A computed fold for a 476-nucleotide part of an RNA from a metagenome, annotated as small-subunit ribosomal RNA, 3' major domain. The full RNA is in RNAcentral, with records from SILVA.
Context: one part of a larger RNA
RNA sequence: UGACGGGGGCCCGCACAAGCGGUGGAGCAUGUGGUUUAAUUCGACGCAACGCGAAGAACCUUACCUACCCUUGACAUGUCCGGACGACUUCCAGAGAUGGAUUUCUCCCAGCAAUGGGCCGGAACACAGGUGCUGCAUGGCUGUCGUCAGCUCGUGUCGUGAGAUGUUGGGUUAAGUCCCGCAACGAGCGCAACCCUCGCCAUUAGUUGCCAUCAUUAAGUUGGGCACUCUAGUGGGACUGCCGGUGAUAAGCCGGAGGAAGGUGGGGAUGACGUCAAGUCAUCAUGGCCCUUACGGGUAGGGCUACACACGUGCUACAAUGGCGGUGACAGUGGGCAGCCAGACCGCAAGGUCGAGCUAAUCCCAAAAAGCCGUCUCAGUUCGGAUUGCACUCUGCAACUCGAGUGCAUGAAGUUGGAAUCGCUAGUAAUCGCGCAUCAGCAUGGCGCGGUGAAUACGUUCCCGGGCCUUGUACA
Repeated sequence: UGACGGGGGCCCGCACAAGCGGUGGAGCAUGUGGUUUAAUUCGACGCAACGCGAAGAACCUUACCUACCCUUGACAUGUCCGGACGACUUCCAGAGAUGGAUUUCUCCCAGCAAUGGGCCGGAACACAGGUGCUGCAUGGCUGUCGUCAGCUCGUGUCGUGAGAUGUUGGGUUAAGUCCCGCAACGAGCGCAACCCUCGCCAUUAGUUGCCAUCAUUAAGUUGGGCACUCUAGUGGGACUGCCGGUGAUAAGCCGGAGGAAGGUGGGGAUGACGUCAAGUCAUCAUGGCCCUUACGGGUAGGGCUACACACGUGCUACAAUGGCGGUGACAGUGGGCAGCCAGACCGCAAGGUCGAGCUAAUCCCAAAAAGCCGUCUCAGUUCGGAUUGCACUCUGCAACUCGAGUGCAUGAAGUUGGAAUCGCUAGUAAUCGCGCAUCAGCAUGGCGCGGUGAAUACGUUCCCGGGCCUUGUACA
């Protein structure tokens, strides 16, 4: 100087407390451990691994296993030789890769030519290739402490020196934020602001959007209009600016006015010096080591989907604030041409057939759902839907291993969950549906969107994490 303390002081955080809803019990989904297996590819392991890499494992993916094949190789550059290359038809063997036979067409570009270039085949060698090892050799990227308020430097001063000072102190703040004081005076990286978005107003613009007034219609449908809504550009607006109190006449704090908004207005992006030899050699790049008729390459089938068990994360429930039937009102984000699909018809339905519109503020996905009305009357039920049987639909070369969906039948556990444990402070929790990425198909996961819409916070003694000062130390 740090680190640590079941030392002290001050302060903060859904850290506790006060509340609301869960997890832990059940069934299922999903990840992991373990076990099994020819293989169940690999990585991730307290917080910070475990619906994680994977924003889509039937084939492919795929790295694993088995079998069958190739050896200058699926891919790159160089040398030599030969040839256009290639497209198409048919047959044989085979699981296919591949091997063999066969028909027809074609004979590259520049150049007069030599030759050069492109493409293909062959030969030999340099080499290719490796998701092989080392993340404790690395770059890059990322997690975490933590959006915590800290981390430093120059000059000066003090100290023999390591170092100190500044950065400590008195107030204050979300903040090393600001004020005052002070052997310090300044400065940098962080904080804040500048950026995006939501909330108010003005203005510009008026189609595909809108309709107050005038006509018109089944309908903003048409004429007309751009006031309103909306869309998307440009501005304004909030600064403790004003008033009162308090404070030290400061910084600030408390209350009030005006205002759409008030003291950081809400949300996002933004992550200092560093820590964990944290994670990643399997995104990529890369040193070293290793393989080279194989640890490289191709193909088919299988596996990653196994199942006495254990754990994590979720979904659905156990019901009446509910189930079922009917009714039919109100969103927002988005997506659409190898696409979204109106409408009509067929089917109980998944879906099928015909078929208009739309490269979309125009057409479509699209039905929002919780809501309202009726019924059921507390039961393993008209709760719950696992499991299983049969019959189908769709995608796709192909649903056996191993997809999703529909109908009929079946109707398991489960009556609110031990110890323990998690999230959340407001348009939040809870609850309700909708959209998108990936994607042929497959979502209870992920990322977004809106609808309905709470309770509680006395307080900081305690648990956890963190910041500043101080104290002890045989630790570095």